[in-house]
The RNA shown here (c-di-GMP-I-GGC riboswitch aptamer) has 83 nucleotides and comes from a Gammaproteobacteria bacterium. Of the family's consensus pairs, 95% are formed in the model. The coordinates come from a structure-prediction model, not an experiment, and the mean pLDDT is 87. The organism belongs to Gammaproteobacteria, within Bacteria.
RNA sequence: AUUGACAAAGGCACACCCUUCGAAAGAAGGGGUCGCAAAGCCACCGGUCUAAGGACGUAUCUAUGACAGCGGGGUUGCCAGCA
Repeated sequence: AUUGACAAAGGCACACCCUUCGAAAGAAGGGGUCGCAAAGCCACCGGUCUAAGGACGUAUCUAUGACAGCGGGGUUGCCAGCA
């Protein structure tokens, strides 16, 4: 440099449960372990979710709020194979 074995030293942790925060989506901590080779980090592009506030006669619309475990992109790195 390149690849990621039905491999893996070490790592992460879906659903669900408890506590806290939040209007919500969701987040943090603890348990849990479906899965993950970047399931480390970054909302840049697309997408999705929410709608407090705002618009609005209602219906509804709207991100400035979220999701990196939806896809792409950027960036950093462990282990192993191969050369």